[in-house]
RNA sequence: GCCGAACCGGCGCCGAACGUCUCGGCGCCGGGCCGGGGACCCACGCGCAGUCCCUGGGGUGAAGCGCGACCGGCUCGACCGGUCCCGCCGGGCGAUCUCCCCGCCCGAACCCGUCAGCUAACUCGGUAGGCGGUUGAUGGAGAACAG
Numbered sequence: 001g002c003c004g005a006a007c008c009g010g011c012g013c014c015g016a017a018c019g020u021c022u023c024g025g026c027g028c029c030g031g032g033c034c035g036g037g038g039a040c041c042c043a044c045g046c047g048c049a050g051u052c053c054c055u056g057g058g059g060u061g062a063a064g065c066g067c068g069a070c071c072g073g074c075u076c077g078a079c080c081g082g083u084c085c086c087g088c089c090g091g092g093c094g095a096u097c098u099c100c101c102c103g104c105c106c107g108a109a110c111c112c113g114u115c116a117g118c119u120a121a122c123u124c125g126g127u128a129g130g131c132g133g134u135u136g137a138u139g140g141a142g143a144a145c146a147g
Base pairs, nucleotide, nucleotide: 001131002130003129007031008030009029010028011027012026013025014024015023016022032127033126034125035124036123037122042117056115057112058111059110060109064088065087066086068084069083070082071081072080073079074077089107090106091105092104093103094102096143097142098141099140100139101136
C1' cells in the first nucleotide's frame, strides 16, 4: 500500500525477565460497517378435480449462465463425479481521484435444513482471512494537489 463489511475508541486481565512506553493475545462495553429473517402496499403465481413422471428450496460471496470434448462410477439415466476448451456475464489489479483504452489475474469456499419475493416496526448474526513493492518505467481526457 491492496482485496474484503471485517474497522475505531475505552476498560480489565495475561505475555514479551522487572518498571514506564510500545506491541501482541483474550474478555467486556460503546461507536462505525456488512448481512439474514420479518407486515400493509406493491410484485409474482393461480379455472376445478384426478392419474402418472420428474424435481427440494434458499443464503453469504465477484465466484454464475450456455455449448462442446475426454475420463471414471453406478442404480445405465434427461444420472453422478472429475479434468479441459470456447462464448457470454461478473469481480479485482496496473500506487492521488474519475471515465475511457490497453494489458494482467480470478470466478473459490461455506452455511441453513424442507423454510424465506419485497418489507416499516421488530429481531438474529458477522466484524475473518489473504497479498504486494512503486514497472501501463510517459496510453488518452478531465479533476484535485503542489510550485